[in-house]
RNA sequence: GGCCCCGUGGUGUAGUGGAUAGCACAGUAGCUUGCGGAGCUGCUGACCCGAGUUCGAUCCUCGGCGGGGUCA
Numbered sequence: 001g002g003c004c005c006c007g008u009g010g011u012g013u014a015g016u017g018g019a020u021a022g023c024a025c026a027g028u029a030g031c032u033u034g035c036g037g038a039g040c041u042g043c044u045g046a047c048c049c050g051a052g053u054u055c056g057a058u059c060c061u062c063g064g065c066g067g068g069g070u071c072a
Stems, first nucleotide, its partner, number of pairs: 001071007010025004018055001027043005048064005
């Protein structure tokens, strides 16, 4: 340098044109407990950046950035 794949809460991930962006762990509040843990109930928190297509983009297209693989 060429080609391919990936980028979503603090972490791991699902979703792939119209959903309230789902789940688990973590965090936090309450209940419970002699204290703590476990358990139960609730809450907080995310689509890498820009442009384009579209009535509508996390999703499609192009460019950029970052990570991984492969060839040289």
Annotation: Predicted 3D model of a 72-nucleotide RNA (transfer RNA) from Candidatus Iainarchaeum sp. Model confidence (mean pLDDT): 80 of 100.